[in-house]
RNA sequence: AGAGUUUGAUCCUGGCUCAGGACGAACGCUGGCGGCGCGCUUAACACAUGCAAGUCGUACGGGGUUGUUCCUUCGGGAGCAGCUUAGUGGCGAACGGGUGCGUAACACGUGAGCAACCUGCCCAUGCAUGGGGGAUAACCCGGGGAAACCCGGGCUAAUACCGCAUACGUUCUCCGAUUCGAUUGGAUUGGAGAGGAAAGCUCCUGCAAGGGGGCGUGCGUGGAGGGGCUCGCGGCGUAUCAGGUAGAUGGCGGGGUAACGGCCCACCAUGCCGACGACGCGUAGCCGAUCUGAGAGGAUGAUCGGCCACAUUGGGACUGAGAUACGGCCCAGACUCCUACGGGAGGCAGCAGUGGGGAAUCUUGCGCAAUGGGCGAGAGCCUGACGCAGCGACGCCGCGUGCGGGAGGAAGCUCUUCGGGGUGUAAACCGCUGUCAGGGGGGAAGAACGGGUCGGGGAGGAAAUGCCUCGAUUUUGACGGUACCCCCAGAGGAAGCACCGGCUAACUCUGCGCCAGCAGCCGCGGUAAUACAGAGGGUGCGAGCGUUGUUCGGAAUUACUGGGCGUAAAGCGCGCGCAGGCGGCUUCUUAAGUCUGGCGGUCAAAUGCCGGGGCUCAACCCCGAGCGUGCCGCGGAUACUGGGGAGCUGGAGACGAGUAGAGGCAAGCGGAAUUCCGGGUGUAGCGGUGGAAUGCGUAGAGAUCCGGAAGAACACCGGAGGCGAAGGCGGCUUGCUGGGCUCGGUCUGACGCUGAGGCGCGAAAGCGUGGGGAGCGAACAGGAUUAGAUACCCUGGUAGUCCACGCCGUAAACGAUGGGCACUAGACGCGGGGGGGAUCGACCCUCUCCGUGUCGAAGCUAACGCGAUAAGUGCCCCGCCUGGGGAGUACGGCCGCAAGGCUGAAACUCAAAGGAAUUGACGGGGGCCCGCACAAGCGGUGGAGCAUGUGGUUUAAUUCGAAGCAACGCGCAGAACCUUACCAACCCUUGACAUGGGACGUAUGGGCUUCAGAGAUGGGGUCCUUCACUUCGGGUGGCGUCCACACAGGUGCUGCAUGGCUGUCGUCAGCUCGUGUCGUGAGAUGUUGGGUUAAGUCCCGCAACGAGCGCAACCCCCAUCUUCAGUUGCCAUCAUUUAGUUGGGCACUCUGGAGAAACUGCCGGUGACAAGCCGGAGGAAGGCGGGGAUGACGUCAAGUCCUCAUGGCCCUUACGGGUUGGGCUACACACGUGCUACAAUGGUGGUGACAAUGGGUCGCGAGGCUGCGAGGCCAAGCUAAUCUCAAAAAGCCAUCUCAGUUCGGAGUGUACUCUGCAACUCGAGUACAUGAAGUUGGAAUCGCUAGUAAUCGCGGAUCAGCAUGCCGCGGUGAAUACGUUCCCGGGCCUUGUACACACCGCCCGUCACACCAUGGGAGUUGGUUCUACCCGAAGCCGGUGCGCUAACCGCAAGGAGGCAGCCGACCACGGUAGGGUCAGUGACUGGGGUGAAGUCGUAACAAGGUA
Repeated sequence: AGAGUUUGAUCCUGGCUCAGGACGAACGCUGGCGGCGCGCUUAACACAUGCAAGUCGUACGGGGUUGUUCCUUCGGGAGCAGCUUAGUGGCGAACGGGUGCGUAACACGUGAGCAACCUGCCCAUGCAUGGGGGAUAACCCGGGGAAACCCGGGCUAAUACCGCAUACGUUCUCCGAUUCGAUUGGAUUGGAGAGGAAAGCUCCUGCAAGGGGGCGUGCGUGGAGGGGCUCGCGGCGUAUCAGGUAGAUGGCGGGGUAACGGCCCACCAUGCCGACGACGCGUAGCCGAUCUGAGAGGAUGAUCGGCCACAUUGGGACUGAGAUACGGCCCAGACUCCUACGGGAGGCAGCAGUGGGGAAUCUUGCGCAAUGGGCGAGAGCCUGACGCAGCGACGCCGCGUGCGGGAGGAAGCUCUUCGGGGUGUAAACCGCUGUCAGGGGGGAAGAACGGGUCGGGGAGGAAAUGCCUCGAUUUUGACGGUACCCCCAGAGGAAGCACCGGCUAACUCUGCGCCAGCAGCCGCGGUAAUACAGAGGGUGCGAGCGUUGUUCGGAAUUACUGGGCGUAAAGCGCGCGCAGGCGGCUUCUUAAGUCUGGCGGUCAAAUGCCGGGGCUCAACCCCGAGCGUGCCGCGGAUACUGGGGAGCUGGAGACGAGUAGAGGCAAGCGGAAUUCCGGGUGUAGCGGUGGAAUGCGUAGAGAUCCGGAAGAACACCGGAGGCGAAGGCGGCUUGCUGGGCUCGGUCUGACGCUGAGGCGCGAAAGCGUGGGGAGCGAACAGGAUUAGAUACCCUGGUAGUCCACGCCGUAAACGAUGGGCACUAGACGCGGGGGGGAUCGACCCUCUCCGUGUCGAAGCUAACGCGAUAAGUGCCCCGCCUGGGGAGUACGGCCGCAAGGCUGAAACUCAAAGGAAUUGACGGGGGCCCGCACAAGCGGUGGAGCAUGUGGUUUAAUUCGAAGCAACGCGCAGAACCUUACCAACCCUUGACAUGGGACGUAUGGGCUUCAGAGAUGGGGUCCUUCACUUCGGGUGGCGUCCACACAGGUGCUGCAUGGCUGUCGUCAGCUCGUGUCGUGAGAUGUUGGGUUAAGUCCCGCAACGAGCGCAACCCCCAUCUUCAGUUGCCAUCAUUUAGUUGGGCACUCUGGAGAAACUGCCGGUGACAAGCCGGAGGAAGGCGGGGAUGACGUCAAGUCCUCAUGGCCCUUACGGGUUGGGCUACACACGUGCUACAAUGGUGGUGACAAUGGGUCGCGAGGCUGCGAGGCCAAGCUAAUCUCAAAAAGCCAUCUCAGUUCGGAGUGUACUCUGCAACUCGAGUACAUGAAGUUGGAAUCGCUAGUAAUCGCGGAUCAGCAUGCCGCGGUGAAUACGUUCCCGGGCCUUGUACACACCGCCCGUCACACCAUGGGAGUUGGUUCUACCCGAAGCCGGUGCGCUAACCGCAAGGAGGCAGCCGACCACGGUAGGGUCAGUGACUGGGGUGAAGUCGUAACAAGGUA
């Protein structure tokens, strides 16, 4: 620090996801030891049991008990000392400990303030502590009650209670003084008056008085620490909460408090708060800090520390220095418990512990030894605070599970190309060590205080005690016999978890087969899965490892640091304008902002950072330093901003003079056209469409002429023109009116810009009321179209369109571009104004301001593009955006008559949705151009019969493959057996075939024959033949048989694992590369363009220049000629003959080798002077002469595992091998390819001319004989330019005369021939007989452009035999092409695209089904809150107090004071009624989302077929 994921690829936008860190965690698997921490995040749910706050006898009286003294009537009594104790009294219990409910608040943090305050214990200091009184618990007696507990009478003490005295201070009032200050005033001080205190206990000394000491008590002053109150600033969400408020805001007076205050009350006023967010709702304890982050920031607020709040829920006060009190009280509510039913008791959010809830959180432990706290004079007591221990890998840290040696490397497992590789020095084995755990032994620190005893010193005192201090000694440890140390033993007891497709480090095998499963995202799995599961191996971490959850990061994805808004999400439709924000030039002042190496205060400790130290290290702990970016105060600076003053003219405005314009409003006027009405002329149609029909018309339409009426809109001018803020504005005239521009530079003097709210304007449609209504025209009707056609087209036609007034307030209200100002090259138009030059003037040239366009520099942009009219460079202000869908929907609110508008979510769901550009592909887009593509022709197919292939069906099997073109006379160039892969039956099992081992036998091979059998096979007989090397024993090799095992074998599967080969687009003209250039990039350029060609063929041009694979050429055949050669070929000349038969010859034909020839070379025209094209000459051939071979990059997962090869899988007495028989030849059908025909261009008969390619010894077979014939018998020649197949056929002549025929020949019968082991299933042929369908073939469809089609025969491969098929050969030999609109295919350029498995694409909506969340909903249930009223506990307060009443007054009566009681105000709970709000639920209902293969259509994307 980034990465994955939208695409065929690219750039951008943008979301989702991952890698990191953290945790009070939980879950899964696993688990050796120790240290230090941490441990109910949920039910502030309910709690059994124990413990958590007491203490003081030196405050008081009494009881008990022990010891002791005295007295004794011996019953006992009195006293002293110790221990103990209920009560009175004092202090504490307001601390400590827990929890986070409530609280959005001065609760918290921070900084200030109190001139408005309190403070027990503690410290310092001053003074005082005098003298009296009346009660009351305990106790005793009596009584009530189940209990809790209570009542009456009597006795008694105090440091309990109450007067009185005194008063240094103190409080109040009055009168001054000094000084200070910040409102009321503060501080100091003087005088007068008034009020107001107290408590004793104990020790020492002493006979006592007294004296001394300690602890207390009171009144003051001060301190320390603690608290109360006030203010500035700071820290959550929501505006779908916009208004809130009645003690509310203030005043006067009073009450109350420690104290200010509306805290409370009476009266008066009507304020106060709020867009800088009041009020409401939701959520939440706040902070130091913690986690994360580079930081800014974000998130959190466990443990520790500070503050706050709470203690079963709500209310209340009492006591007290302090509470409105967790382990106090009273009342009310809920709950639990006891009860004798009358009444009572209780509050773990203290420590343990229980139940419950929950994914989840511990022991009913030990000790006060330490630290700290309460009480006490002290000893001491109490202390679940605390110190320790226990449980839990919950976290952090440390340690161990050994260490060294040990093979080219055991076994096992695993992979394998079978050679080997991996696990792996790993193990074994040898040597060594001894941490932890185990056994034994030793054994701390934490302890110092304090107390006791002894001794010394000091101040004070007469002395002693006491006080201060020093020394010696003694005593105290929960943890714990723990840490630590030593010894013993022995590698012995101690490793797992996740992952291994990419991101992301780590790969193989097997299994499974879109199943089971995985998955954080992208995505894996449908028979070779590095992605599932197992295994081997590997990677990562390690007593842990993974998973889940949460949070920060990455995310610049809320952008302060640090983003955007033309097309990706995003500029309000436009203006006016309050608040707000921002604001020209000069100068003075101020110092609020701002700045400051200045000073001061604070920013608690802990934490974090740095340095150091202590536990063996570390975690952890301790010390120091620094930091704490903040706030407050003082001082300083004055550039900028702000405030104040003065001025300026450049911004802005005013004024004057001109000027253009569909700017707005109103009134009036005009002509053309349309329709209608009236009349004339006139007759049969008009109208409308792709074509029609509906419609109109003989009752006279349409056409035409005249007249009239009405409404709406204003042709030409008219323009990329003008005006307006936008919407928008178009005949003419007049009136009223807004704005702009130019020139002048007279005036004002910053008066400005923007603008949340607000207000206004605002196309069309729509709404209301009233008019108007010609044309047009939603709805509607009819006619067409169509599968349908609620559309597109046509005929009609109502609202509406028009006017007036009032609403609505939207739009692709668009430049998809907010407004203002300034700056930054130009070029060319258009509109308006002004100036200059020249001119008489216009025209012309030129400068300038404003507006409106096009193109462009720099720059910007993802690109497209923008570019002085910015999307450039800056400043100011406003609006808006934050993934797609859900959704501009729901709910709420506001507006509206309604329609609806504005504001505007969530659940749920997806891994994308997008922008621009690129390359393709496609288009019922365009341009150019090809092809038997169409057209023009000729002949066919589709109909018939047959042949053949296929589908289907059938079958035991009908083996398999091929499937649009490009499967179907295809693999098959030969299925009776064989072939043969299929079926049935019968056989074989190292096998029909290959290699290797052992044993035996030896050759062995072949012929004939026989038996069983369907045969394979098995058995027998017979004959012939009989190995090589040799050391001659035998061995080795070979061969045969047998045995065992490795193995053979498979036309079994996968052509979607493959090689090879092939088809196809397509013989189409294309496909690419290097370098350069352009582009961020995909990519482009080149290869496009202008010509030309069969061609990316060539020429020219050009940021391209070259090159490769293709094209062409080079190769073969044919056409002409030359030359060489001359048998088996040929024969002109000579001779000869039946015959090129022979002699002879090689001229010709021919054969087969080598050459020549054709190149737009020549001429003319054309073209650009090119390439080329057209015409011509010559030539056998002319513009690639004809044909062949040759098939670019690639496409179709095209075809083939059954040619062959081959990975994997499968079979192994069978899915292998052999045999016999059957099947591949089936047959109701359907299709393809063919043959033969339907006839006279023919049939039949006759005649008998001309050819080429080829084949032949297991063969072709002349010829002869024979048979009607197929053929048979005999047989010459020929290994073939020699012999032979062999006849060529169409042709010609004759005949038949239009008929199912002398056409046609299927099928059938009979008899034969040939091949073959064998023609039944199932061959071909022959003869005779028979003679079917068929009379030119519907829709549709095929071939062919010249020696072609058509037609005619011939040959060959395969092959025993079998050809209408296939491959070849020659003979005869046409027609037509205007042309490129259309169909099909293709090439190039261009355009659009939402397509890219690419139009056989993509994709929309209803309906049906399943699931999910959600809105409405008669209602219903609950929470919360408000208002009014009723009730009103406890309690404080107020009133009363005739009942009761110790202290004070009074001689007394009585009084003062107090208490109960009663009344009142307030008030918790409760009740009644009505609202607000939130949530749950609800028959039914609305849409929405999601879901491999449902239905209907085709809306959108190409002009998507109606843009």
The RNA shown here (small-subunit ribosomal RNA) has 1507 nucleotides and comes from a metagenome. Rfam family: Bacterial small subunit ribosomal RNA. Its family is annotated with ribosome and structural constituent of ribosome in the Gene Ontology. Its mean pLDDT, the model's own confidence on a scale to 100, is 86. The RNAcentral record of the sequence draws on SILVA.